[in-house]
Predicted 3D model of a 512-nucleotide part of an RNA (small-subunit ribosomal RNA, 5' domain) from an uncultured Spartobacteria bacterium. Rfam family: Bacterial small subunit ribosomal RNA. Gene Ontology terms of the family: ribosome and structural constituent of ribosome.
Context: one part of a larger RNA
């Protein structure tokens, strides 16, 4: 000289972009962050109408009950969803990541495109109801019921599967032809209807995913040998799928000086910072892709997970508790405590964008859009213009004549940015209309008054731009090197002046 997720000391007027726990992957009060469908289902609850037994009442009428239809909720079964979106960088030197290939070894809910059905039964079981255990959480039995929940039978365009036929390559084999015997389906709902949303196979496509391979990219030999499922084969489970993945048997193999094996360090990557450039150093913010969720293990559901806001297991720690036994799990948004030189509101709103769910109205979303704090860090503006010499008065300075501060300042004339007050007022919202705005009474626009309310901070011996005075006397004390200070210190402290940057200046730490 540049850079910064900065910190610290002085100082601090406005605005617009961005940015904000880098240390404890330390512990967490308390709110919220994933719910939705009543057009799948049986029941409750509330209302409002029709009928209509019945009590009062001479009647109108009132109240009680039963029935119906409708409408709005809903606990529960059922369906999708929760595996995305968010946070964090513990671990990880690895096919984890980039990059380029390959699966003639593989899977994809929900979208798209084609073809084919959607017949006909049956047995539970929550709810509620009655009992019973328990302080709780929560559990057990009896009765009963529905369903797009479960299960069997029918069909079978089809799909699985032995076997033959041709073609074709990259070993194993692919592709297309024909194909016995066998096994595999469904679900209704809303509408007056038409239909419309579903359901079942199967084929194709998108999207996402899995797996294997070349190559790449840290330190260290004061790590030199590693290794028994270890490296092959056979064969068998096993997986969506290849594979010692697993296993049973044979066989002695496999890695390794072009660094195995061990240690340490570390998420990598587009890119960031510097630097002419090579090449260094990092890898916050954004975006990809991993890998994790109190720690260590599991495996259900399911197209999709060995699942942050599920489930068991064990362990550590809180905490309830009637001492028998429970209950949690911020590296999600705020917040709070720790430790720390140090990092924010326990905020508005679904208006917009995009997400789940629903036929649709919507309803749900700390994603997201926004406002708040913080000079942290970039960029704009201001803190007045002009004239104005008696070169006022202070002041510091002198050789005592004087020079300096310094057109500065009083003084006149203006100006009106920002800031204020006062009155209007947005956009962000396309689709053919129409409603609908947190940000917002926010940018802006108008008008008003009146220099009013807004400047610091570090240097000044060279290196470096900037010089005197007075105080101290190798004291105090300054320093980044070099080196000032022992009575005339431009180098310590104070003053005047002066230089340089300026809502910032210096100081320290790290990189180049």
């Nucleotide at each position: 000289g540049a850079a910064c997720g900065a910190a610290c000391g002085c100082u601090g007027g406005c605005g617009g972009c961005g940015u904000g726990g880098a240390u404890a992957a330390g512990a967490c009060a308390u709110g919220c962050a994933a719910g939705u469908c009543g057009a799948a289902c049986g029941g409750g609850a509330u209302u409002u109408c029709a009928u209509u037994u019945g009590u009062a009442g001479c009647a109108a009428u009132a109240c009680c009950g039963a029935u119906g239809a409708a409408a709005u909720c809903u606990a529960g079964u059922g369906g999708c969803g929760a595996a995305c979106g968010g946070g964090u960088g513990c671990g990880u030197a690895a096919c984890a990541c980039g990059u380029g290939a390959g699966c003639a070894a593989u899977c994809u809910g929900c979208c798209g495109g084609g073809a084919a059905g959607u017949g006909g039964g049956g047995g539970a079981u929550a709810a509620c109801u009655c009992g019973c255990c328990g302080a709780a959480a929560g559990g057990c039995g009896a009765a009963u019921u529905a369903a797009u929940a479960c299960c069997g039978c029918a069909u079978a365009u089809g799909g699985c599967c032995a076997g033959g036929g041709a073609a074709g390559a990259c070993a194993u084999c692919u592709u297309c032809c024909c194909g016995a015997a066998g096994c595999c389906a469904a679900a209704g709902u809303c509408g007056c209807a038409a239909g419309a949303c579903g359901c079942u196979u199967c084929c194709u496509g998108a999207u996402g995913a899995g797996c294997u391979c070349g190559c790449g990219g840290c330190c260290u030999a004061u790590c030199a040998g590693c290794u028994a499922g270890u490296u092959g084969g056979u064969g068998a489970g096993g997986u969506a799928a290849c594979g010692g993945c697993u296993c049973a048997c044979c066989a002695a193999g496999g890695c390794u000086a072009u660094g195995a094996c061990g240690g340490g360090u570390a998420g990598c990557u587009g890119g960031u910072c510097u630097g002419a450039g090579a090449g260094g150093a990092c890898g916050a913010c954004c975006a990809g892709c991993c890998a994790c969720a109190c720690u260590g293990g599991a495996a259900c559901u399911g197209a999709g997970a060995c699942a942050c806001g599920g489930u068991c297991c064990a362990g550590a720690c809180a905490c309830c508790u009637a001492c028998g036994g429970g209950u949690g799990g911020c590296a999600g948004c705020a917040g709070u405590c720790g430790a720390g030189a140090a990092u924010u509101u326990u905020u508005c709103a679904c208006a917009a964008u995009g997400g789940g769910g629903g036929a649709a109205a919507c309803c749900c979303u700390g994603a997201u859009g926004g406002a708040g704090c913080g000079a942290c860090g970039c960029c704009g503006c201001g803190u007045g213009g002009a004239g104005g010499a008696u070169g006022a008065a202070g002041g510091u300075u002198u050789u005592c004549g004087g020079a300096u501060u310094g057109u500065a300042a009083a003084c006149u004339c203006c100006u009106g940015u920002c800031a204020a007050a006062u009155g209007g007022g947005a956009a962000c919202a396309a689709g053919a209309a129409a409603g609908u705005g947190a940000u917002a009474g926010u940018a802006c626009c108008a008008u008003u008054a009146g220099a009013g309310g807004a400047a610091g901070a570090g240097a000044c011996g060279g290196c470096u731009a900037a010089c005197u005075c007075u105080g101290u006397g190798c004291c105090a004390g300054c320093a980044g090197c070099c080196g000032c200070g022992g009575u005339a210190a431009u180098a310590c402290a104070g003053a005047g002046g002066u230089c340089u940057c300026a809502a910032g200046c210096g100081u320290u730490g790290u990189u180049c």